[in-house]
RNA sequence: GGGCCGUUAGCUCAGUUGGCUAGAGCACUACUAUGGCAUAGUAGGGGUCGGGGGUUCGAUUCCCCCACGGUCCA
Numbered sequence: 001g002g003g004c005c006g007u008u009a010g011c012u013c014a015g016u017u018g019g020c021u022a023g024a025g026c027a028c029u030a031c032u033a034u035g036g037c038a039u040a041g042u043a044g045g046g047g048u049c050g051g052g053g054g055u056u057c058g059a060u061u062c063c064c065c066c067a068c069g070g071u072c073c074a
Stems, first nucleotide, its partner, number of pairs: 001073007010026004019057001028044006050066005
């Protein structure tokens, strides 16, 4: 330098023939049970869907550029 894959909640990840309110587990907060801890149950908070631009009535999803990570080739 080139090819391919990935980037979504604090962490690990799903999701999408373009429209559903953007989700799961763990973590976190509150309450209940316990003398307390652990644990369990219930409720709840948390997201510019890596950044910018484009297409579209509408983009996490499609297109382009960039950044970062992984991998292969040179």
Molecule: transfer RNA
Organism: candidate division WWE3 bacterium UBA1401